[in-house]
Formats: sequence, structure tokens, C1' cells
RNA sequence: CGACAAGCAGUCUAGGGUUCCGUUAACGCCGAAAAGUCGUUAAGUCUGGUCCGAGAGACGGCGUAUAGAUGAAGGGGCUUUACGUGUCCCCAUCUAUAUAACACGGAAGGAUAAAAGCCUGGGAGAU
Repeated sequence: CGACAAGCAGUCUAGGGUUCCGUUAACGCCGAAAAGUCGUUAAGUCUGGUCCGAGAGACGGCGUAUAGAUGAAGGGGCUUUACGUGUCCCCAUCUAUAUAACACGGAAGGAUAAAAGCCUGGGAGAU
């Protein structure tokens, strides 16, 4: 910039691992000792905080569709020999309703520190 309308992003949850914080343990320094501070190493089969996080989970928002109302300017159509007037549509704002129903689903792979209902993926398949 454009497309999309079983659209898009957000907040959260199920869940996830271990970068950071914390916790626990061992060791070390100070200390008579204990406690405590600090440092190193290890542990996510450490409850947690940060972090990641659902198509088939929740919530509302924007967008989209339909209907109604209002309307300055602009554009287009109809009406007219023409102009004008009137009217309809585009457009804009607001309001309401809908955005449903259905959805069994690998393996392998990818990212991040790492993993996962994350991505691949309403995929391959199944019915």
C1' cells in the first nucleotide's frame, strides 16, 4: 500500500518451558559457633514472579453485513428543450441486530533462552 469478512488485533485462561528474578541444595569467604550477607555450581521430577500462549477456550473492541434515522459540501442517475426544483444512490455520522452452526486430527519440522493447544495448520489425513 492492498487484500481478507468461518476478518483483524487486544486482555486473559488452559497449557508451556527455564533467559531473568526468586526458591532449594552443595561448596567457598567473613564469623568461636549459629544465623546472616555475598560468590560459584546444580536442580523446572522447584510451588512461584517476568516471559511464550490456543482455528477447534473466555471476554469485550475494531472492521464487515443488514435495517433505520440525520445530513453541509461534492459526485452520479431519473425528471426537464434546457435551467431550476424534487427524488434516488454513492459518501459521512449515529443507533440496533448479526458476525452463526459445525470442527476427530497425526508424525516430521521451525522460532525463541527453551518448550507448548505458538507457527507450519479449519494443514496431511479421518468422517
Molecule: Guanidine-I riboswitch aptamer
Organism: Paenibacillus endophyticus